[in-house]
Context: one part of a larger RNA
RNA sequence: UUGGGCGUAAAGAGUCUGUAGGCGGUUUUUUAAGUCUUGUUUCAAAGACCCCGACUUAAUCGGGGAAAGGGGCAGGAUACUGAAAAACUCGAGUGGUAUCGGGGUCACUGGAAUUUGUAGUGUAGGGGUUAAAUCCGUGGAUACUACAAAGAACACCAAGCGCAAAGGCGGGUGACUAGGUACAUACUGACGCUGAGUAGACGAAAGCUAGGGGAGCAAAUCAGAUUAGAGACCUGAGUAGUCCUAGCUGUAAACGAUGUCUGUUAAUUCUUCCCGAUUUAUCGGGAGGGAUGUAAGCUAACGCGUUAAACAGACCGCCUGGGGAGUAUAGCCGCAAGGCCGAAACUC
Numbered sequence: 001u002u003g004g005g006c007g008u009a010a011a012g013a014g015u016c017u018g019u020a021g022g023c024g025g026u027u028u029u030u031u032a033a034g035u036c037u038u039g040u041u042u043c044a045a046a047g048a049c050c051c052c053g054a055c056u057u058a059a060u061c062g063g064g065g066a067a068a069g070g071g072g073c074a075g076g077a078u079a080c081u082g083a084a085a086a087a088c089u090c091g092a093g094u095g096g097u098a099u100c101g102g103g104g105u106c107a108c109u110g111g112a113a114u115u116u117g118u119a120g121u122g123u124a125g126g127g128g129u130u131a132a133a134u135c136c137g138u139g140g141a142u143a144c145u146a147c148a149a150a151g152a153a154c155a156c157c158a159a160g161c162g163c164a165a166a167g168g169c170g171g172g173u174g175a176c177u178a179g180g181u182a183c184a185u186a187c188u189g190a191c192g193c194u195g196a197g198u199a200g201a202c203g204a205a206a207g208c209u210a211g212g213g214g215a216g217c218a219a220a221u222c223a224g225a226u227u228a229g230a231g232a233c234c235u236g237a238g239u240a241g242u243c244c245u246a247g248c249u250g251u252a253a254a255c256g257a258u259g260u261c262u263g264u265u266a267a268u269u270c271u272u273c274c275c276g277a278u279u280u281a282u283c284g285g286g287a288g289g290g291a292u293g294u295a296a297g298c299u300a301a302c303g304c305g306u307u308a309a310a311c312a313g314a315c316c317g318c319c320u321g322g323g324g325a326g327u328a329u330a331g332c333c334g335c336a337a338g339g340c341c342g343a344a345a346c347u348c
Base pairs, nucleotide, nucleotide: 004319005318006317007302008301012316014202015201016200017199019197021194022193023192025088026087027086028085029084030083031082033081034080035077036076037075038074039073040072041071042070043069049065050064051063052062053061054060091191092188093187094186096183097182098181099180100179103177104176105175106174107173108172109171110154114150115149116148117147118146119145120144121143125136126135162169163168207248208247209246210245211244212243216242217241221237222236223235224234259315260314261313262312263311264310267292268291269290270289271288272287273286274285275284276283277282297304298303321348322347323346331340332339333338
């Protein structure tokens, strides 16, 4: 490379936009590049293949013959692919009406709880645990009440729920903004799918830089216990951090461990949104989200099964025994931490 694969055995990039490339709806005409075909020419001889012959046979040698295939040139065919032109509406999109959602950004705002402070009532404990102790408290704690301040998170609603490309998104209101779906029809007329490299964008948590903020929680750290020891689990404290602004980092079991798009293939049932019928209880259609788990099919099995891991097509990514190793080296990126790319010797 061919082949075979990628839910769990090695293997789907965290996600998206998109360049080149690959692939691409229906009809007609032209062309004839690919394609098919005919003729001709060439691919020296030797060798290989077939036939005949020589040497007793074989090896060996001599003579004759033919085909396939490749290249060039010329003629022909036109179904498919390509190219050119014209057209179409089912794919794709634009506009209209309606509607949906915890989609995003920014601003303002609410109550409960917590902690702290001040004041009051009040007196000896509180707290914590398996049990304790460290700890707080007669300088008046805990408890209750009033007032004030601060920061963070939003109980119930809440659901197999909804939205978003993924990460993710949940108190309320407003502004701006992206998206989906349904309906009818008007318009454009293949404008589509995928997407290497490169480029770009986003990307939990932790971490980094600068400036704020700091209630609670809490790596590190300290102390009390436990224990043979306890650098832990339990307890009391507690700093980074967690929060905001502006940058960086670019990784996760970033998981559905399942790439994106298109078409085709029994059902039953629940649910969100929309439309219609009908009439207030259902039915039908469309778009999502689940369950059963078969009819089929697939799978090594588990299981999947119209949201496929079924049947097909297009394009990309990735895998090729375990360890060494996601290591070394070089390069690129980063303030650093480190990330991306990524071997070999050796060994079993």